Background
The RNA shown here (transfer RNA) has 74 nucleotides and comes from a Nanobdellota archaeon. The coordinates come from a structure-prediction model, not an experiment, and the mean pLDDT is 80.

RNA sequence: GGCUCUGUAGCUCAGUUGGUUAGAGCGCGGCUCUCAUGAGGCCGAGGUCGGGAGUUCAAUUCUCCCCAGAGCCA
Numbered sequence: 001g002g003c004u005c006u007g008u009a010g011c012u013c014a015g016u017u018g019g020u021u022a023g024a025g026c027g028c029g030g031c032u033c034u035c036a037u038g039a040g041g042c043c044g045a046g047g048u049c050g051g052g053a054g055u056u057c058a059a060u061u062c063u064c065c066c067c068a069g070a071g072c073c074a
Stems, first nucleotide, its partner, number of pairs: 001073007010026004019057001028044005050066005
């Protein structure tokens, strides 16, 4: 330098051949329970879906550019 893949909550990940609520587990906070802690139960907070542009009535999803990471080739 070329090609492919990945980027979504603090972490690990799912998601939709574009459609109107963006989710799970763990973690975090509160309540309950307990002598206490943990486990269990209930509730909750937390996201510019890597950044920008484009297409569209509508983009996390499609297209282009850029950024970061991984792999392969040279």
Rfam family: tRNA. Rfam's curators write: Transfer RNA (tRNA) molecules are approximately 80 nucleotides in length. Lineage of the source: Archaea > Nanobdellati > Nanobdellota.